[in-house]
RNA sequence: GCCCCUGUGGCGCAGUAGUAGCGCGUCUGCCUCGUAAGCAGAAGGUCGGGAGUGCGAAUCUCCCCGGGGGCA
Numbered sequence: 001g002c003c004c005c006u007g008u009g010g011c012g013c014a015g016u017a018g019u020a021g022c023g024c025g026u027c028u029g030c031c032u033c034g035u036a037a038g039c040a041g042a043a044g045g046u047c048g049g050g051a052g053u054g055c056g057a058a059u060c061u062c063c064c065c066g067g068g069g070g071c072a
Stems, first nucleotide, its partner, number of pairs: 001071007010024004018055001026042005048064005
C1' cells in the first nucleotide's frame, strides 16, 4: 500500500430497513437474625464520527477514525 472482518448501556453479545433488546453487573424493594442465593421492579445506549439514498437507516452506499486478520 491492497483486501477481508469488526465497532450497539459498565462488560459480553443479539438485532441486517418499520417502537433498540438479552445475559452479567449496578440501584431499589421483598425474603433472612445477618449475608449470599432467590423473587419483583428501576436506572443506564441519539447504535464510533460525518454525509447520502429512501416515507422510514443500528441495518444499504460513500468518506474518515479505532480494533483484528490476510497478501505484498
Transfer RNA from a Nanobdellota archaeon, 72 nucleotides, folded computationally. The sequence is in RNAcentral, with records from ENA. Its Rfam family is "tRNA". It is annotated as a transfer RNA. Taxonomically the source falls in Nanobdellota (Archaea, Nanobdellati).